The RNA shown here (transfer RNA) has 72 nucleotides and comes from Trematomus eulepidotus.
The RNAcentral record of the sequence draws on ENA.
The coordinates come from a structure-prediction model, not an experiment, and the mean pLDDT is 83.
Its Rfam family is "tRNA". Its family is annotated with triplet codon-amino acid adaptor activity in the Gene Ontology.
The gene name in the source record is trnT.
NCBI's taxonomy places the organism under Eukaryota, Euteleostomi, Neopterygii, Teleostei, Trematomus.
The same sequence occurs in records of 6 taxa.

[in-house]
């Protein structure tokens, strides 16, 4: 220099173009002498940035930025 993956909560990761979720993990309560464990609640998201297609875009497309692997 070429190609390929991936980039979404604190941390692993989902999610046919048509309201953005889980699990852990924090916070609150319930329980318990107390603490763990169990319930049950809540808080937390520029969707890696920028354009662009669309009535709408995490999603399709352009670049660009960052990782890890390959070829050279």
């Nucleotide at each position: 220099g070429c190609a390929u993956u991936a980039g979404u909560a604190g941390c692993u990761c989902a999610a046919c173009g048509c309201u953005a979720g889980a699990g852990c993990g924090c916070c609150g309560g319930u329980c318990u002498u107390g603490u763990a464990a169990a319930c049950c609640g809540g808080a937390g998201g520029u969707c890696g940035g920028a354009g662009g297609u669309u009535a709408a875009a995490c999603c399709c497309c352009u670049c660009c930025c960052u990782a890890c692997c390959g070829c050279u």